Description
The prediction has a mean pLDDT of 81. This is a predicted structure of a 520-nucleotide part of an RNA (large-subunit ribosomal RNA, domain I) from an Anaerolineales bacterium. The organism belongs to Anaerolineales, within Bacteria.
[in-house]
Context: one part of a larger RNA
RNA sequence: GGCACACAGGGGAUGCCUUGGCACCAAACGCCGACGAAGGGCGUGGCACACUGCGAAAAACCUCGAUAAGGUGUGUGCAACCGAUAUAGUCGAGGGUACCCGAAUGGGGAAACCCGCAGCGGUUAAAACUGCUGCACUCCGCAAGGAGAGGGAACCGGGGGAACUGAAACAUCUCAGUACCCCGAGGAAAAGAGAAGAUUCUGCGAGUAGUGGCGAGCGAAAGCGGAAAAGCCCAAACCUAUGCACUUGUGUAUGGGGGUUGUAGGACCUCAAUAAGCAUCUUGGCGUGAAGCAGAAUGACCUGGGAAGGUCAACCGAAGAGGGUGAAAGUCCCGUAAGCGAAAGCAAAGAGAGCGUGAGGGAUCCUGAGUACCACGGCGCACGCUAAUGUUGUGGGAAACUGGGCGGUCCACCGUCCAAGGCUAAAUACGUUUGGUGACCGAUAGCGGAAAAGUACCGUGAGGGAAAGGUGAAAAGAACCCCGGCUAGGGGAGUGAAAAGAAUCUGAAACUGUGUGCUU
Numbered sequence: 001g002g003c004a005c006a007c008a009g010g011g012g013a014u015g016c017c018u019u020g021g022c023a024c025c026a027a028a029c030g031c032c033g034a035c036g037a038a039g040g041g042c043g044u045g046g047c048a049c050a051c052u053g054c055g056a057a058a059a060a061c062c063u064c065g066a067u068a069a070g071g072u073g074u075g076u077g078c079a080a081c082c083g084a085u086a087u088a089g090u091c092g093a094g095g096g097u098a099c100c101c102g103a104a105u106g107g108g109g110a111a112a113c114c115c116g117c118a119g120c121g122g123u124u125a126a127a128a129c130u131g132c133u134g135c136a137c138u139c140c141g142c143a144a145g146g147a148g149a150g151g152g153a154a155c156c157g158g159g160g161g162a163a164c165u166g167a168a169a170c171a172u173c174u175c176a177g178u179a180c181c182c183c184g185a186g187g188a189a190a191a192g193a194g195a196a197g198a199u200u201c202u203g204c205g206a207g208u209a210g211u212g213g214c215g216a217g218c219g220a221a222a223g224c225g226g227a228a229a230a231g232c233c234c235a236a237a238c239c240u241a242u243g244c245a246c247u248u249g250u251g252u253a254u255g256g257g258g259g260u261u262g263u264a265g266g267a268c269c270u271c272a273a274u275a276a277g278c279a280u281c282u283u284g285g286c287g288u289g290a291a292g293c294a295g296a297a298u299g300a301c302c303u304g305g306g307a308a309g310g311u312c313a314a315c316c317g318a319a320g321a322g323g324g325u326g327a328a329a330g331u332c333c334c335g336u337a338a339g340c341g342a343a344a345g346c347a348a349a350g351a352g353a354g355c356g357u358g359a360g361g362g363a364u365c366c367u368g369a370g371u372a373c374c375a376c377g378g379c380g381c382a383c384g385c386u387a388a389u390g391u392u393g394u395g396g397g398a399a400a401c402u403g404g405g406c407g408g409u410c411c412a413c414c415g416u417c418c419a420a421g422g423c424u425a426a427a428u429a430c431g432u433u434u435g436g437u438g439a440c441c442g443a444u445a446g447c448g449g450a451a452a453a454g455u456a457c458c459g460u461g462a463g464g465g466a467a468a469g470g471u472g473a474a475a476a477g478a479a480c481c482c483c484g485g486c487u488a489g490g491g492g493a494g495u496g497a498a499a500a501g502a503a504u505c506u507g508a509a510a511c512u513g514u515g516u517g518c519u520u
Stems, first nucleotide, its partner, number of pairs: 001519009015505001016470002020441002022438009031151002039101003042055003046078002049075003061095007070082003106115003116135007137148004155186001156184005166173001170213001200227005210218002231423003234368001238257009262401001264367004268361004277355002280353004287346002292340002298313005314331002316320001322334003373396007383408001403418005457464002477504001480492004
């Protein structure tokens, strides 16, 4: 020096655990903001660093309800207190207060700061100082006054809009109308009554028909089934009121009535009458409804530190889901089943108001115009064009019910439907909360985050972004003695079932030693 064995150190794998995550299902709920939001800064406690809460009324104030013998949030004590049968505390609902910044809005500004003006007060001899209120801009309105502004994870509509990539290169094509940017809206948005009985979502149809350098790829619809169902209002003709203009009965503007469709309808004329229904308003209040209430039934012995285990004998069950308790509990605790529970909020039936009608006639009038349609060029439709339908940049440009569009070029016939105005719940998307579930994870996993985590830290900044869980049933967290520096650490003693001793469950390997043996 090597090897082997034993015993240590070191290290934190593994096992077990779970406070935390992940996914899905169901139900309920979904905008906030000048009445100052979202988000922050700074404060606020007896001592107060961080978190949480709160706002100069500052871990809080008031009211109502529930609960209550214990409380003064957490890490975390000490001190000083509060309260004990209802003014402690806790939970639910409503209200008050709510500094400064921030759309930030009196003016300014390098956010959380600086400086005003006016009115009414306090104080003062008068000021200074100080309290309250008002004072930005844009739009509407004669004014009084009203509205807007900003924020929102995802979901939604619109305006713009890539490339890498694929095509085994690449250009049409694809990726993809994706990513990204902008605008806007809402709890949903959008779509929707005009085409076979609206729109929307969905299973099939179907990877079909098609489309396609007919390459790569892209990719319907009809129809059938399901979810949910709901239809309406204007413009015009005509009547009328008011204002204005004039040619004095016309025009025009605004308002009211009227009217809303395709077997054409309406105006107009005649006759009769007030149906069904309703998404609007008022009323109504069956119910629902949070905190919470209540909730059956077991003992002995044995082992053990400890009984829920074992043995014996019982009981309850509309409750043998689950969790906890010193090991494994239906009957110990919390619960569970079946029940109960105010105001607020929501809210069924019902009632009223308002809206909403039928038949006949067929002379006249009306029925959405730079529109339909055409040409050329685009876009969008699964469709890259022989290309209908939709849309529109340029040019042209109708008809008026004896009218017009469509049925995938086009024509005829036939069929079907009425464009050029508007609104519309539900079924759908996303999220939050609550409950439930898991051949989901179990601390290098599962969210980045089980912990003062979007923290520490890094970066000028946009931004990037960790590590870090476990004594024990209970602190019973080791009084006292000894060595040592009034250390660290250790040895006794004591606690405990066990030192498991706080660098704490288990405690692998690398690595470092000590002892013994063998060997060179």